[in-house]
RNA sequence: GCCCGGAUGGUGGAAUUGGCAGACACGCUAGUUUCAGGUACUAGUGCCGAGAGGUAUGGGGGUUCAAGUCCCCCUCCGGGCA
Numbered sequence: 001g002c003c004c005g006g007a008u009g010g011u012g013g014a015a016u017u018g019g020c021a022g023a024c025a026c027g028c029u030a031g032u033u034u035c036a037g038g039u040a041c042u043a044g045u046g047c048c049g050a051g052a053g054g055u056a057u058g059g060g061g062g063u064u065c066a067a068g069u070c071c072c073c074c075u076c077c078g079g080g081c082a
Stems, first nucleotide, its partner, number of pairs: 001081007010026003019065001027045006046055003058074005
């Protein structure tokens, strides 16, 4: 230099052939249980904000009524060829 794959909350990971982003699990917080802790169970839990609301799939742009998904450029990670 060329080719292929990947990047999604605190973590692991889903998301039909473009149609409610974060299912499910772990973790965390609170409660019940316990003398206390663990286990188990219940509820909550992306971020900003007092709230109303805003914002979020590596970064930027494009197509579309609608993009994690399709197209272009870039960054980073893994693999292959020379």